The RNA shown here (transfer RNA) has 71 nucleotides and comes from a marine eukaryotic metagenome. The prediction has a mean pLDDT of 80. Its Rfam family is "tRNA". Gene Ontology term of the family: triplet codon-amino acid adaptor activity. It is annotated as a transfer RNA. The sequence is in RNAcentral, with records from MGnify.
RNA sequence: CGGGUGUAGCUCAACUGGAUAGAGCGUCGGUCUACGAAACCGAAGGUUACAGGUUCGAGUCCUGUCAUCCG
Numbered sequence: 001c002g003g004g005u006g007u008a009g010c011u012c013a014a015c016u017g018g019a020u021a022g023a024g025c026g027u028c029g030g031u032c033u034a035c036g037a038a039a040c041c042g043a044a045g046g047u048u049a050c051a052g053g054u055u056c057g058a059g060u061c062c063u064g065u066c067a068u069c070c071g
Base pairs, nucleotide, nucleotide: 001071002070003069004068005067006066009025010024011023012022018056027043028042029041030040031039049065050064051063052062053061
């Protein structure tokens, strides 16, 4: 230099740009139990890598930067 990826602590969704960004695991609380585990119920947790641009509207499109993977 060319191509791919970057969304919760981790692994990943989010259709053709559309309205409150979700799931599983994990964490915390509760029920249950003699105590745990399991199960069930609930909760917290997000600058969608960063900075701009386009648009009525951007996780999604465009530009630059950074990180990482492949060649």